RNA sequence: UGAAAGCCCCCGGGGAGCCGAUGUAAUCCGCGGCUGAGAGGCAGGGGCGAACCCUGCGACCCGUCGAACCUGAUCCGGGUCAUGCCGGCGGAGGGAGGGUGAAGAGGUUCGCC
Numbered sequence: 001u002g003a004a005a006g007c008c009c010c011c012g013g014g015g016a017g018c019c020g021a022u023g024u025a026a027u028c029c030g031c032g033g034c035u036g037a038g039a040g041g042c043a044g045g046g047g048c049g050a051a052c053c054c055u056g057c058g059a060c061c062c063g064u065c066g067a068a069c070c071u072g073a074u075c076c077g078g079g080u081c082a083u084g085c086c087g088g089c090g091g092a093g094g095g096a097g098g099g100u101g102a103a104g105a106g107g108u109u110c111g112c113c
Stems, first nucleotide, its partner, number of pairs: 001111004008099003011063004017034004041057006069094003075088004
């Protein structure tokens, strides 16, 4: 001095299951429990409806070196009160990225001088 990765910045992707008691006209995003990073924190809206649903934001996870997540799947085996709870399926198919910039410092590796 250049490059890469990372920090960082910006952007994007994704899920919210199962069981119990109470209660209800009613499968609760109210309470307790299970697994998990996360199982509904805040705001708003639709609906006759509080227990039906949606949207935005937040938290969390993940972004091609991609097992976050979706599909196969109303799948197979085991276990459980029950459930993607565990394993298989399976590195099968699909799956969301750019900037070193608008700013900056330090470190790592490699190349060149």
Source information
A computed fold for a 113-nucleotide RNA from a Sphingomonadaceae bacterium, annotated as TPP riboswitch aptamer (THI element). NCBI's taxonomy places the organism under Bacteria, Pseudomonadati, Pseudomonadota, Sphingomonadales, Sphingomonadaceae. The sequence was found by an Rfam model in a public genome assembly.